This is a predicted complex of two RNAs, RNase P RNA and transfer RNA, with 469 nucleotides together. Rfam match: Bacterial RNase P class A. Rfam classes the family as a ribozyme. Model confidence (mean pLDDT): 76 of 100.
Formats: sequence, C1' cells, structure tokens
RNA sequence: UCAGUGGGCCGGGUGGCCGCGGGCCCGCGAAAGGCCCGAGGAAAGUCCGAGCUCCACCAGGCGGGAUGCUGGGUAACCCCCAGGAGGGGCGACCCUACGGAAAGUGCCACAGAAACAUACCGCCAGCGUUGGCUUGGCCAGCUAAGAUUUAGUUGGGUCUAGCCUGCCGGUAAGGGUGAAAUGGUGAGGCAAGAGCUCACCAGCGGUGGGGUGACCCACCGGCUGGGCAAACCCCAUCCGGAGCAAGACCAAAUAGAAGGGCUAUAGGUGCCUGGCCUACCCUUGGGUUGGUCGCUGGAGGUGGCGGGCAACCGCCAUCCUAGAUAGAUGGUCACCGCUUUGGGCUGGGUAACUGGCCUAGGGUACAGAACUCGGCUUAUAGGUCCACUGGGGUC
RNA sequence: GGACCCGUGGUGUAGCGGCCUAACAUGCGGCCCUGUCAAGGCCGAGAUCGCCGGUUCGAAUCCGGUCGGGUCCG
Repeated sequence: UCAGUGGGCCGGGUGGCCGCGGGCCCGCGAAAGGCCCGAGGAAAGUCCGAGCUCCACCAGGCGGGAUGCUGGGUAACCCCCAGGAGGGGCGACCCUACGGAAAGUGCCACAGAAACAUACCGCCAGCGUUGGCUUGGCCAGCUAAGAUUUAGUUGGGUCUAGCCUGCCGGUAAGGGUGAAAUGGUGAGGCAAGAGCUCACCAGCGGUGGGGUGACCCACCGGCUGGGCAAACCCCAUCCGGAGCAAGACCAAAUAGAAGGGCUAUAGGUGCCUGGCCUACCCUUGGGUUGGUCGCUGGAGGUGGCGGGCAACCGCCAUCCUAGAUAGAUGGUCACCGCUUUGGGCUGGGUAACUGGCCUAGGGUACAGAACUCGGCUUAUAGGUCCACUGGGGUC
Repeated sequence: GGACCCGUGGUGUAGCGGCCUAACAUGCGGCCCUGUCAAGGCCGAGAUCGCCGGUUCGAAUCCGGUCGGGUCCG
C1' cells in the first nucleotide's frame, strides 16, 4: 500500500421562533405563569423464553406441540459460552435442523435385468447331440496300373476335437442404466470370479489407555445387511390454557325483555374420566360505551474489586432515565460538522500519486415506545477504533 | 396493542414430493358461422407458483427467514 477476517462504538451539533405530553410549585381552577423531564440500536417482525393477571382447586389418561453432539451459564429459552465431530477457505477465520435407517411401516419418478432383493449382455464349468459347419481317423463303392497295395474321388453307418446353437448351473470382476448398484485401490488366487486371501484406507465390533463427557489414540478380529426421519415413527427431555383489549374497582345505564334447556340436569380450560364446586345455564334483542388502578424502580444502568478460559456470578459504591389513551417526544430558519460531484488557487514528490484552502450544487440512513424484561432475526446513508491474515513495494 | 389466516395466467380456483414442460372456468387475440351483432364451433397467446435460502436425486408442494394482503378481539 492492496485485498480480506473477527470484534466493539458513534449514528449529527449550537442558537432563534412557533408548538406537544407528563411531573412539581403558585393558584378557586384541567386557566395564565415558572422549573424539570421527554424514543432506539433496533422501540420493528411477534419468531422463542419468562415475569405478571385471570380461568375456584386437585389428580390421571388421551391427543398435540417443542427441542435433539458434549459440558457449562441462566428465572427460562429454538438463547449464550467453551469444547468434539463433519464441511469450506492458501490463511486470519467461517458454517452445521449434528439422536436412531440391524424396532416397524412407507417412498425411491424416468431409465435399467434388478432400487433391496435380483441376473440383460458378457465370462466360465457341466450335460445332451436336436441341428449345422470344419479338421483328422475308420468303413464302403468307383477309377488308374495284371494283382497285393498305393494314389485320387464319392458317400456318410461310426469315432475324436473345435466352433455356432440348445438346456441346466456358477459369477457380480467388466459393459450398460441411474441421483444412488451391495466397501475402495493394488497384488495373489480361481474353470471364470468373488474379502476367497494379503497390504493400505473407510466403516463395524472387542480389549487397553486418556478425557467429567461428546470423543481421541494404540492393538486385535471377522470381513461389511443402500438413501430419505425439514415421511410416518421410535428414543430421551420439556410443556395446562389464554393473554394488559389479561384483569380489578368506581360511576352511569337497563326491562331482568323474548325463546329454549331442565335436577337421572346444566355449567365449571383442547378432549375424556374421577373427586370437588356453583344453582342456574344457553341463544337472540336492547342499554352504557366515562373515569381510576394495573403502569413503570427493574432478573435495571454505570464504575471498582474478587471468582471463572468464557458465557456469567458475588460484593461494594453510585444514578433514576417517557408513560400517552386516537395516542406527546414535532415543525421551520440560520450557522457549523461529515460525505460526495464540478470549478479555481496552492503545498509535497523525479514520477505514479497525495495534502490544504475557497466556491456552486447534491446527500445526511433504517426507523419510532403503548404491561415489562432476556434473547434471536431482519432493516440501516455514512464514520470510527482494536486485533489478526494473505499479496506487493521500499529500507 | 394482541391472536390467527392467505399469496398459483388479467380475474376466480384446483393441484400438496416425480406422470407438472402446472390443470379448469371466465376473460383476451385470430379464423369460421351471420346481411350485422350476440350465442355457438375451431385454433392460439398468457403464470418459472410473492421473494430469498435450506432438506432431497428431484420442491408450487416440506422447513426457516422476509415482504404484501385480510379476519377476529373490551
């Protein structure tokens, strides 16, 4: 200097004018006035987990849901930390829905012989001679020489060998199909082959050692019976339901109106059962649609010390920092900051390049509390800091 | 604020692991029929399933995230 990895932080400032919500003071007063406070790292999505409130309460079952390597942290978690295994990157480092496929069921389109139990081509052994062809032998006829015999030729009654074909087997090496084909590579072996045997590697099991554990290392053994569980399912662990429009109180309003069910009934959280509780319950129609509480001080923030690799925990000190109910936290102007584009001036350097000033214009994000916390995820103009990796240049 | 549902041609729906190169109705375009229009007949165009990732050999379909729309609640 270029490219990159991981983590943290900021995300406008000052002033004027006009407003908004809350608290306190003054005040008869919710008027006027004064003082103080008033959005975020995500307040968002509502994806997880809790507090809190109600369902009167309790027990069991069914059904359903969630999580899924190990050990910790936590009120709890689909969160966080540390580690293991697998994968990616030259590397810093990053990613993982990472239990079980010899419990069972299901699916694996097309292609292919076969998708989980098989054999299309090929290779090899055996049998039969049904048939054909070829080589050689034997037999018979004919011709040549007077004859034995020899040579040539014809025919197939017969034998042998080979090839094609047929039947019955062996094989899973090779070909071919597919996303996937029964461990992979090499050598030996065999009729041909095959973990049939051997060496190395992958997987499985056993023994020994290390580790809290996931798991790792060494040796031995027999060779090994696809994939999908983000298909049903099995195993282990956890979970009652609803949500601040939860819910409580005051005030106001009204007709206890109409229809239905009935004590062997009706109601009481998704379903069922039992205990128990209530005496009324369901539907339709009508009225009131105001106020107070819940409502913000909390698993809270900051600093220090101590424990722990860390997440986090303990102790001490200190701080108080929005509470609306149609919903406040805003609008506008000026100056400044940051950034970017064009123009001008100027400094450093041989150069490439780089810095400063002036001026004109543009941009200054995502978004916004509504019961409250702990997380995750997603959105975010621009700026900044720390640690580290790879390449290039110079000394 | 809270709870839940749905996104497939222009419109309304079906399809819920492979036969999907996605079906049906209506609408749209062309031709035929008619003196003309409608109806009818024939042919055709039109969606990579809201978007981005993942699981799988294979995703409209299963899972996660995100965007948009809708319903209910004192």